[in-house]
RNA sequence: AAUGGUCUUCGGGGCAGGGGUGUAACUCCCUGAUCGGCGGUAAAGCCCGCGAGCGUCCUACGACGCAUGACCCGGUGAAGGCGUCGCGCCCACUCCGGGGCCGACCGUACAGUCGGGAUGAAAGAAGGCCCUC
Numbered sequence: 001a002a003u004g005g006u007c008u009u010c011g012g013g014g015c016a017g018g019g020g021u022g023u024a025a026c027u028c029c030c031u032g033a034u035c036g037g038c039g040g041u042a043a044a045g046c047c048c049g050c051g052a053g054c055g056u057c058c059u060a061c062g063a064c065g066c067a068u069g070a071c072c073c074g075g076u077g078a079a080g081g082c083g084u085c086g087c088g089c090c091c092a093c094u095c096c097g098g099g100g101c102c103g104a105c106c107g108u109a110c111a112g113u114c115g116g117g118a119u120g121a122a123a124g125a126a127g128g129c130c131c132u133c
Base pairs, nucleotide, nucleotide: 002132004130005129006128007127008126009125010124017031018030019029020028033113034112035103036102037050038049039048040047045101046100053066054065055064056063057062071099072098073097074096075095080090081089082088083087105116106115107114
């Protein structure tokens, strides 16, 4: 240093304000506001993948199955690639500018933002120790 084992810690944000209907709305309607888990890759909510939910088997671990959203335009060009040796060309849905869009489950007057499962769990991240070489 690599692989494996084990333990510990960490591991999610958000409708201010105004108006309408109504017994009642942070849920509907109008206006306006606001948020963005984890890994990969050029730095990503909307490119690829994962997680939170539910069901079956099941003591449990775990396995299997189901559900699982959303992007375009212009510019730039690190690394890389291609052509070549004048350098040129290609290359970002991640960068810059602009305009859009999306959001589990249960509850409740229909919810990304309220309450709840959850002082939980997980994707994972960091570190300690052990084993082998």